[in-house]
Context: one part of a larger RNA
RNA sequence: UUGGGUGUAAAGCGUUUGUAGGUGGAUUUUCAAGUCAUUGUCAAAUCCUGUGGCUCAACCACGGGCGGUGGUGGAAACUACCAAGCUGGAGUACGGUAGGGGCGGACAGAAUUUCCGGUGGAGCGGUGAAAUGCACUGAGAUCGAAAAAGAACACCAACGGCGAAAGCACUCUGCUGGGCUGACACUGACACUGAGUGAUGGAAGCUAGGGGAGCAAAUGGGAUUAAAGACCCAAUAGUCCUAGCCGUAAACGAUGGAUGCUAGGUGUUGUGCGAUUCGACCUGUGCAGUGUUGUAGCUAACGCGUUAAGUAUCCCGCCUGAGGAGUACGUUCGCAAGAAUGAAACUC
Numbered sequence: 001u002u003g004g005g006u007g008u009a010a011a012g013c014g015u016u017u018g019u020a021g022g023u024g025g026a027u028u029u030u031c032a033a034g035u036c037a038u039u040g041u042c043a044a045a046u047c048c049u050g051u052g053g054c055u056c057a058a059c060c061a062c063g064g065g066c067g068g069u070g071g072u073g074g075a076a077a078c079u080a081c082c083a084a085g086c087u088g089g090a091g092u093a094c095g096g097u098a099g100g101g102g103c104g105g106a107c108a109g110a111a112u113u114u115c116c117g118g119u120g121g122a123g124c125g126g127u128g129a130a131a132u133g134c135a136c137u138g139a140g141a142u143c144g145a146a147a148a149a150g151a152a153c154a155c156c157a158a159c160g161g162c163g164a165a166a167g168c169a170c171u172c173u174g175c176u177g178g179g180c181u182g183a184c185a186c187u188g189a190c191a192c193u194g195a196g197u198g199a200u201g202g203a204a205g206c207u208a209g210g211g212g213a214g215c216a217a218a219u220g221g222g223a224u225u226a227a228a229g230a231c232c233c234a235a236u237a238g239u240c241c242u243a244g245c246c247g248u249a250a251a252c253g254a255u256g257g258a259u260g261c262u263a264g265g266u267g268u269u270g271u272g273c274g275a276u277u278c279g280a281c282c283u284g285u286g287c288a289g290u291g292u293u294g295u296a297g298c299u300a301a302c303g304c305g306u307u308a309a310g311u312a313u314c315c316c317g318c319c320u321g322a323g324g325a326g327u328a329c330g331u332u333c334g335c336a337a338g339a340a341u342g343a344a345a346c347u348c
Base pairs, nucleotide, nucleotide: 003320004319005318006317007302008301012316014200015199016198021193022192023191025086027084028083033079034078035075036074037072038071039070040069041068042067047065048064049063050062051061052060053059089190090187091186092185094182095181096180097179101176102175103174104173105172106171112149113148114147116144117143118142119141123134124133161168162167205245206244207243208242209241210240214239215238219234220233221232222231256315257314258313259312260311261310264293265292266291267290268289269288270287271286272285273284297304298303321348322347323346330341331340332339333338
């Protein structure tokens, strides 16, 4: 490499956009590049194969074959090409509709801490037990239409919703993206995937400037202990905002994307239809999501099971014994931390 795989054994890029490439609905033509036919050649031996000969075999003989390459102009089903039309895939317009989708702005209440004032007067806090700590310079407790600040939004809340993923929730508002559904009006294959590329990407971390209530790596103190990094009291970076960087996570459904087909039952979200009703329900049914149970089938088993890990087709990524090692070296990126790419010797 052929192959076999990729939920948990090695293996699905964190997600997405889309270039090259690969693949591509249905009808009628053109053409003959692929394809098929015929023919020349590729010395013999060798190779594969059928039969035969040495008692068998090795070996030998005869016949056939695969494959490469050139010619001829015979076929036209399939692929490609040419031309024309089609509407089922895809998209546009129109009518509805749900939503914590995104960016910006404004605002509200509870709590916490600090501060001001009143009452009050000896403890509070913390633990297994204590101590450090706070407190008569008045703590803790309690009160106030008193004041300030920062961060997060209880209940509703769900197995629920939205988003490509990361993720998204007090309330109101400006701008804005996508989805679903219904009638059918339009375009007429415009599609799928996607090496590179671009974009985005939790937390931590970095740079500059703000901010700093609570929490809290590091650090200091108090205990316990063999030690104590765990416990307690404090507390810095950080956590928050703005502008950049980083580019990684058990970035998980440990399950790449698209399309078709293949039993049901039972919830739930959005929307349409029918019947019914005063209405809300209930009941039947379609499409799109999201759960659960389960048939066939699959699986080493666990389990999956119309949201497939079933059955098929197309395209991409990745794997190929364990360690050495996601290391070394080189290169690219980064302010750095590091990230990406990524071996070998050797050992078993």
The part of an RNA shown here (small-subunit ribosomal RNA, central domain) has 348 nucleotides and comes from Hsuehochloa calcarea. The organism belongs to Hsuehochloa, within Eukaryota. Rfam family: Bacterial small subunit ribosomal RNA. Gene Ontology terms of the family: ribosome and structural constituent of ribosome. The RNAcentral record of the full RNA draws on SILVA.